[in-house]
RNA sequence: CGCUUAUAAAGAAAGGCGGAGGGAUUAGACCCAAAGAUGUCUUAGCAACCUGUGCUAACAAGGUGCUACAUUCUAUCCCGAUUCAUCGGGAGAAGAUAAGUU
Repeated sequence: CGCUUAUAAAGAAAGGCGGAGGGAUUAGACCCAAAGAUGUCUUAGCAACCUGUGCUAACAAGGUGCUACAUUCUAUCCCGAUUCAUCGGGAGAAGAUAAGUU
């Protein structure tokens, strides 16, 4: 890198460094950002996938992960509504995370 399975409208921020774009990619929309975002480090926290203790509920020590916005929303297909502008629901794709695996 690939494959399999599971999950996602819940939850959880301060400071140091740094200095221009950023929210995965393409397009559109909507946002964040010199009152300093994204990133990175420290500390704190959330959560409970794996390990662990119990073996029922739970706990949160270890391995990850996460701490703007629904995975920010839409894109493909199906169903429904419609004032024909759109709107709602379901499935899928892609990506993310965990556990496993060639």
A computed fold for a 102-nucleotide RNA from Pedobacter namyangjuensis, annotated as SAM riboswitch aptamer (S box leader). The prediction has a mean pLDDT of 85.